[in-house]
RNA sequence: UGCGAGGUCCCGCGCGACGUCGCCCCGCGAACCUGGUCAGGGCCGGAAGGCAGCAGCCAUAAGCGGUUUGCGACGGGUGCCGCGGAGCAGCCGCGCAU
Repeated sequence: UGCGAGGUCCCGCGCGACGUCGCCCCGCGAACCUGGUCAGGGCCGGAAGGCAGCAGCCAUAAGCGGUUUGCGACGGGUGCCGCGGAGCAGCCGCGCAU
């Protein structure tokens, strides 16, 4: 100096990590306007018994909080990752020839 195969760079997909949201899960959660059980008291009844039902207790809705792990959606100044594509110039080393 020339040639070649790569890398960097670019695109797509996959996988992973991260973030946000949702689900699952956990906890809390209603004076009455939810449910259950309903002391006392009330009502009906001659009685036996029955009816509605406050407080309390239990459960739950909306909602609130938590969320190590799990599932899903989405995101990008995401990755010493994988596959494929594109590969002009530049840059980086490598091989070969001279």